This is a predicted structure of a 101-nucleotide RNA (Glycine riboswitch aptamer) from an uncultured bacterium. The coordinates come from a structure-prediction model, not an experiment, and the mean pLDDT is 81.
RNA sequence: CCGCUGAUCCGGGGAGAGCCCAGCCCACAAGAGGUUGGCGCCGAAGGGGCAAGCCGCGAUGCGCGGUCAAACUCUCAGGCACCCAGGACCCGGAUCUCAAC
Numbered sequence: 001c002c003g004c005u006g007a008u009c010c011g012g013g014g015a016g017a018g019c020c021c022a023g024c025c026c027a028c029a030a031g032a033g034g035u036u037g038g039c040g041c042c043g044a045a046g047g048g049g050c051a052a053g054c055c056g057c058g059a060u061g062c063g064c065g066g067u068c069a070a071a072c073u074c075u076c077a078g079g080c081a082c083c084c085a086g087g088a089c090c091c092g093g094a095u096c097u098c099a100a101c
Stems, first nucleotide, its partner, number of pairs: 006096008018039001020038006040080003046076001047074003053067006
């Protein structure tokens, strides 16, 4: 110098699931509005859990403990008409950090 990786910012793409019931509020010609509670659902903010493997111990072709991933799983949180918002992840650009060659 180049620049894997990581982080941040900008732009683009981006799924799923009640237009449920009741009370209250707003409006009142109107709710597919807001909120609280109930029941039913979703998983792709975040969060919890687990495998092989590795390490240690032991009574050793097994047992126990530790460590450990996800888009798997749970559904705490969040979400459930359209729009808005959010959205893991992906693409493009910029900046910073920076391994190896």
Record summary
Its Rfam family is "Glycine riboswitch aptamer". From the family's description: This family represents the bacterial glycine riboswitch. Rfam links the family to the GO term glycine biosynthetic process.